Source information: The RNA shown here (transfer RNA) has 73 nucleotides and comes from a Planctomycetota bacterium. It matches the Rfam family "tRNA". Gene Ontology term of the family: triplet codon-amino acid adaptor activity. By type it is a transfer RNA. The sequence is in RNAcentral, with records from ENA. The same sequence occurs in records of 2 taxa.
[in-house]
Parts: sequence; C1' cells; structure tokens
RNA sequence: GGGGGCGUAGCUCAGUUGGGAGAGCGUGGCGUUCGCAAUGCCAAGGUCGGGAGUUCGAGCCUCCUCGCCUCCA
Repeated sequence: GGGGGCGUAGCUCAGUUGGGAGAGCGUGGCGUUCGCAAUGCCAAGGUCGGGAGUUCGAGCCUCCUCGCCUCCA
C1' cells in the first nucleotide's frame, strides 16, 4: 500500500424485505426475609464510531473518514 471482517446501553451481544432500538448480565427502587443471599415486579441508561448522500423514512443502502482484528505484499 491492497483485500476482508468488526464498531449498537456500563459489559457480552441480537437486530439485513429499509418503517417498533432490544435481550442477558450489571445499576437503582419496591415486595418477600429478623437480616443477607436468592427470587419477583418496576425504572433509569443509547448522537447505533464520526461526516455526507439516497429515500417520505437509514442501525440496515452508497461514498469519505477514524479505531481494532485478520490475510496479501
């Protein structure tokens, strides 16, 4: 320098026919208990790496760019 993959909640990750942003763990509150653990219910938490474009509408399509992994040179 070139090819490919990945980037979504604090962590691990789903989400591709383009229309609802989600799960588990964790965190907070409440209940249960003498108390803790465990468990049940509820809640908070996201510029979907960044920018631009296409579209009525983009996590998803296109282009540029940043970071990480990998292959080739």